FMN riboswitch aptamer (RFN element) from Leuconostoc fallax KCTC 3537, 143 nucleotides, folded computationally. The sequence was found by an Rfam model in a public genome assembly. The source organism's lineage runs through Bacteria, Bacillota, Lactobacillales, Leuconostoc and Leuconostoc fallax.
């Protein structure tokens, strides 16, 4: 340093302020937020070394992953739970600069699971003190 098992610990943020009304944080105006890994022409730091160099490091709308949500198997038969496995699963344009940009600058868009609600949610409640892609460590074998 790799890989495989085994435990540990972390792992989501958001309507100020107004309008209407008998009731909205759900509707108008308008205000807020971006989960996880990959990508990296931004930024940093390193040096027997200035490099086509190493490592770090910016993406809601680019690749792909979670969650919700359907089906089918199991478990123990109805229900309903739980595990597995398959399925689904939003949204970017357009100038600039430049060899070279869907990550950079600028302006202007757009997007957001199911369930509840005196009136229709990405932001409120609730499944959920849950589950999670995945992040760091220990610890054991094996090359």
């Nucleotide at each position: 340093a790799u890989u495989a098992a085994u435990c540990u610990u972390c792992g989501g943020g958001g309507c100020a302020g107004g309008g209407u009304g008998u009731a909205a944080u759900u509707c108008c105006c308008g205000a807020c937020c971006g989960a996880c890994g990959g990508u990296a022409a931004u930024g940093g730091u390193a040096c027997a070394a200035u490099g086509c160099u190493a490592c770090c490091u910016u993406a809601g709308u680019c690749c792909g992953u979670g969650a919700c949500c359907u089906a089918c198997a199991u478990a123990u038969u109805g229900a309903a739970u739980a595990u597995g496995u398959a399925g689904u699963u939003g949204a970017c344009a357009c100038a600039g600069u430049g060899a070279a940009a869907u990550u950079c600058u600028g302006u202007g868009a757009c997007c957001g699971a199911c369930a509840g609600u005196u009136a229709a949610a990405g932001u409120c409640u609730g499944g959920a003190u849950g589950g999670g892609a995945g992040a760091a460590g220990a610890u054991u074998u094996a090359a």